[in-house]
Context: one part of a larger RNA
RNA sequence: CGUAGGAUACCUGAGGGGGGUUCUCCCUAGUACGAGAGGACCGGGAGGAACGAACCUCUGGUGUACCAGCUGUUCCGUCCGGAGCAUAAGCUGGGUAGCUAUGUUCGGUUGGGAUAACCGCUGAAAGCAUCUAAGCGGGAAGCCCGCCCCAAGACUAGGUAUCCCUGAAGGCAUCCCGGAGACUACGGGUUCGAUAGGUCCCAAGUGUAAGCGCCGUAAGGCGUUGAGCUUAGGGAUACUAAGGAAGCCGUUUGG
Numbered sequence: 001c002g003u004a005g006g007a008u009a010c011c012u013g014a015g016g017g018g019g020g021u022u023c024u025c026c027c028u029a030g031u032a033c034g035a036g037a038g039g040a041c042c043g044g045g046a047g048g049a050a051c052g053a054a055c056c057u058c059u060g061g062u063g064u065a066c067c068a069g070c071u072g073u074u075c076c077g078u079c080c081g082g083a084g085c086a087u088a089a090g091c092u093g094g095g096u097a098g099c100u101a102u103g104u105u106c107g108g109u110u111g112g113g114a115u116a117a118c119c120g121c122u123g124a125a126a127g128c129a130u131c132u133a134a135g136c137g138g139g140a141a142g143c144c145c146g147c148c149c150c151a152a153g154a155c156u157a158g159g160u161a162u163c164c165c166u167g168a169a170g171g172c173a174u175c176c177c178g179g180a181g182a183c184u185a186c187g188g189g190u191u192c193g194a195u196a197g198g199u200c201c202c203a204a205g206u207g208u209a210a211g212c213g214c215c216g217u218a219a220g221g222c223g224u225u226g227a228g229c230u231u232a233g234g235g236a237u238a239c240u241a242a243g244g245a246a247g248c249c250g251u252u253u254g255g
Base pairs, nucleotide, nucleotide: 001153005164006163007162008161009160010159011158015150016149017148018147021049022048023047024046025045026044027043033038051107052106053105054104055103059101060100061099062098066094067093068092069091070090071086072085073084074083075082076081111145112144113143118138119137120136121135170249171248172247175189176188177187178186195241196240197239198237199236200235201234202233204230205229206228211224212223213222214221215220
């Protein structure tokens, strides 16, 4: 932009894509079979491998500044307490959200239809025989459907329900954002507001801050204290920013 008005929600499914793997063990049964050695079909059950999808409860990883510890040095006049640098994290131990696999859950199935090789029934040509010539069955991990996903730009541009309208209805843009994202797009919010930030509470992580008191000559220890600090998590709250106004498109072959 189109689908001859606009909006919202829900569908149909032409067509397309994905998936389709396999092993071991147990029971049936040491049965059928076989002199024995050995050892089933059919059917039922259990556990795996590889592959795939989704997810983060668990187990882990990462987590660039969330917490703590450590060394050297410079600075904050000194002590104490801190900050910078040592990586574009100085080093070390941990670690929320998110992302993630080695973690977790799930998948291949069952079923229907038409068939291949092949196995048959009836059966002539050809008084017999013959699965085939007429006719009718059975039969694959394969084919079609079924399962999962996309899908009306399917130009034959589909359908259902509700609502709205003439600078209107409605849309775009601006602005605050995101489980969305290169940009765009998509989704949420814009005061009739919890969209983001801040603040408070909680969760969670670090692991008992500083100061003060007590003990010890001191190093240090104990108490206050599961303290202090805390990013992305959950919730509350209009304090801050999305305010008002203004901009652009949209008036037709619809009613």
Molecule: large-subunit ribosomal RNA, domain VI
Organism: Candidatus Omnitrophota bacterium